[in-house]
This is a predicted structure of a 358-nucleotide RNA (Bacterial RNase P class A) from a Bacteroidota bacterium. It matches the Rfam family "Bacterial RNase P class A". Rfam classes the family as a ribozyme. Taxonomically the source falls in Bacteroidota (Bacteria, Pseudomonadati). The coordinates come from a structure-prediction model, not an experiment, and the mean pLDDT is 75.
RNA sequence: ACUACAAAUGGGAUUGUCGCAACACCGUAAUAGGUAUUGAGGAAAGUCCGGACAGCACAGAGCAACACACCAUCUAACGGAUGGGUAGUUAGCAGUAACUAACAGAUAGUGCCACAGAAAAUAACCGCCUUCGGGUAAGGGUGAAAAUGUAGGGUAAGAGCCUACGCAAAGAUUCGGUAACGAAUAGUUGGGGUAAACCUUGUGUGCUGAAAUGUCAAAUAAGUAAACGCUUGAGGGUGGCUCGCCCGAUGUUUAUGGGUUGACAGAUAGACGGUGUCAGCAAUGGCACUGCGAGAUAAAUGGCAAUCGCUCAUGGCAACAUGAGGCACAGAAUCCGGCUUAUACAUUUGUAGUUUUU
Numbered sequence: 001a002c003u004a005c006a007a008a009u010g011g012g013a014u015u016g017u018c019g020c021a022a023c024a025c026c027g028u029a030a031u032a033g034g035u036a037u038u039g040a041g042g043a044a045a046g047u048c049c050g051g052a053c054a055g056c057a058c059a060g061a062g063c064a065a066c067a068c069a070c071c072a073u074c075u076a077a078c079g080g081a082u083g084g085g086u087a088g089u090u091a092g093c094a095g096u097a098a099c100u101a102a103c104a105g106a107u108a109g110u111g112c113c114a115c116a117g118a119a120a121a122u123a124a125c126c127g128c129c130u131u132c133g134g135g136u137a138a139g140g141g142u143g144a145a146a147a148u149g150u151a152g153g154g155u156a157a158g159a160g161c162c163u164a165c166g167c168a169a170a171g172a173u174u175c176g177g178u179a180a181c182g183a184a185u186a187g188u189u190g191g192g193g194u195a196a197a198c199c200u201u202g203u204g205u206g207c208u209g210a211a212a213u214g215u216c217a218a219a220u221a222a223g224u225a226a227a228c229g230c231u232u233g234a235g236g237g238u239g240g241c242u243c244g245c246c247c248g249a250u251g252u253u254u255a256u257g258g259g260u261u262g263a264c265a266g267a268u269a270g271a272c273g274g275u276g277u278c279a280g281c282a283a284u285g286g287c288a289c290u291g292c293g294a295g296a297u298a299a300a301u302g303g304c305a306a307u308c309g310c311u312c313a314u315g316g317c318a319a320c321a322u323g324a325g326g327c328a329c330a331g332a333a334u335c336c337g338g339c340u341u342a343u344a345c346a347u348u349u350g351u352a353g354u355u356u357u358u
Base pairs, nucleotide, nucleotide: 001354002353003352004351005350006349007348008347009346010345012308013307014306015305016304017303018302020039021038022037024035025034026033041329045340046339048338049337050336051335052334053209054208055207056206060243061242062241063240065205066204067203068202069201070084071083072082073081074080085103086101087100088099089098090097091096104200105199109198110197111194112193113192125140126139127136128135129134148166149165150164151163152162153161167190168189169188172185173184174183175182176181213265214264215263216262223256224255225254226253227252228251235247236246237245272291273290274289275288276287277286278285279284310325311324312323313322314321315320
C1' cells in the first nucleotide's frame, strides 16, 4: 500500500424570507395579532421476543398446548448480551484468526436409513478351506454407512481366537479449573446414524392492549319480540377443557329498532440523556456534576435564495477556477430494552493475509 472480515462515528452548517404545530408571555369583548423557544431516526421500519402501565380475576388444582435447553456472569426481564468450553466450517499451514451451533437424553420405548447390494443387523453373492457332512467372514464387489484399526502369532482356512500399540462409549481415581471441561492412570464393554422424527427429562407461561382504560357533558322509545329462568339457580365471572369457588333475579341471552359520534385525561421527568472517574477481560454496574427534551389526532416538523462544508466531472505543477448534485435506506403516534431487515458515501479502529521498502 492492497484484499477480506468485524466494530464505531457522521450521513450537513449559517443567514434571510414566507408558511405550519406545541408551549410561555403580551394583547383583544372574543377571534385576530405580536415576541421568544423547540420541532421526525439509526433504524422512526417488521410487530418477532421481553417488560412498564391500564383493565378483568384475587381460588385454585389438573390436563392439554406452547416456548426454552453446554458453563459462568449481566439485566426490570428476555427466545437477548458478554466471556469461556465443546463440536464443526473457511482461510492459513509450527504457532493462528474469523464464522456457525439446530449444544439435555439414542443404556425408557416406538419408528426410519431410498437406490445399489447376498444382506442395512436373526448376513453369506464371488472367494478361501474341507474328512464333501460342512466350516469361514481375513480378501473382493455394492453402498453415505457392512460387525473397532494396524502389526504379529495361531489355524484345515479364518476370526479379538491370543498379544502389543491404538479408536470409541458409559463410569471410577488423581491433578488443574467457580463451572462447563481438560490431562493422566488402571479396568469394563465393542455395529452405527437419526429426536427441526414421535417421544422422555428439566425449567417456565393468567389474559387483553392506548381503538387499553378513566372522567365529564348531551340525547331517547319507562323501546319491541322470542327463548330460558326466579334460590329445586337461567346466566355470568378476559387463552382452551374438566373439577372446584364466587356473583346472581321487575333477571339473563339472542334478534331487531332508536339516541349519542362532543370535550378532557391517558400522552411524555424516565429501568432517561451527557461529561468525568472507579471496579470488571467484557457485557455492565457504582459515585460526582450537569441537561429537560416533538406531543400531533386525519394527523404539524416545510418551501425559496445565498454562502460554506462534502461528493463527482473538466482544466491546472499546485493554489485554485467552472459546472452538476442533496445525494443511500427512509417519516414519530403510549413508552422502554433487545432481535431481525434495508442502507450511496466518507472517516477512524481492530484482526488475518499478500506485496514492496528500510